[in-house]
RNA sequence: UCUGAAACAAGGCAAACACGUUGAAAAGCGUGGGCGCAAAGCUACCGGUCUAAGGGCCUCACCUAUGACAGCGGAGUUGCCAGU
Numbered sequence: 001u002c003u004g005a006a007a008c009a010a011g012g013c014a015a016a017c018a019c020g021u022u023g024a025a026a027a028g029c030g031u032g033g034g035c036g037c038a039a040a041g042c043u044a045c046c047g048g049u050c051u052a053a054g055g056g057c058c059u060c061a062c063c064u065a066u067g068a069c070a071g072c073g074g075a076g077u078u079g080c081c082a083g084u
Stems, first nucleotide, its partner, number of pairs: 002083003012037002017032006035071001041077003045074003048069003054064003
């Protein structure tokens, strides 16, 4: 550097859900809880998805990200063990 199907060692993270909390919402955070994950570590750069406060509009409806998702995929970057 690359690979990890299995095994070894140390472990790590934490889905749904519940409670509390922030937020217009999506969603985030904390506690509990484990569905799972070899990057389910980090980054919103690319694609995609979600929301629509505000704005647009024909006050129905609909459109729109400056909001969000890294456990949707790509990419970048860092790391454990084993092998190479």